[in-house]
RNA sequence: AUCUUAUCAAGAGAGGUAUAGGGACUGGCCCGAUGACACCUCAGCAACCAGCAUAUUGAUGUAUGGUGCUAAUUCCAGAGGAUCUUGAUCCACAGAUAAGAG
Repeated sequence: AUCUUAUCAAGAGAGGUAUAGGGACUGGCCCGAUGACACCUCAGCAACCAGCAUAUUGAUGUAUGGUGCUAAUUCCAGAGGAUCUUGAUCCACAGAUAAGAG
């Protein structure tokens, strides 16, 4: 790389470095020299896994550790299907994150 399961409408910024694109892809639509994206330091959000505490068979809390994240619903739509009021809703596909396998 790949497979399985779960979640994805909430939440969260400052400084420094350095330079031109970035938001996974395509089409839109946005962000960006008032410095985006990226990297480093500190901070914050969250609670997937481990830990700890309470309780006792199935949960609540905590935020110590391992990740993760900090524009816009995964920014919207897209391969296909179902329902029906023919325009919406839902599922799938694709993507991201975690845990396990490998």
The RNA shown here (SAM riboswitch aptamer (S box leader)) has 102 nucleotides and comes from Gracilibacillus alcaliphilus. NCBI's taxonomy places the organism under Bacteria, Bacillati, Bacilli, Bacillaceae, Gracilibacillus. The model forms 97% of the base pairs in the Rfam consensus. It was read from a public genome assembly, where an Rfam model found it.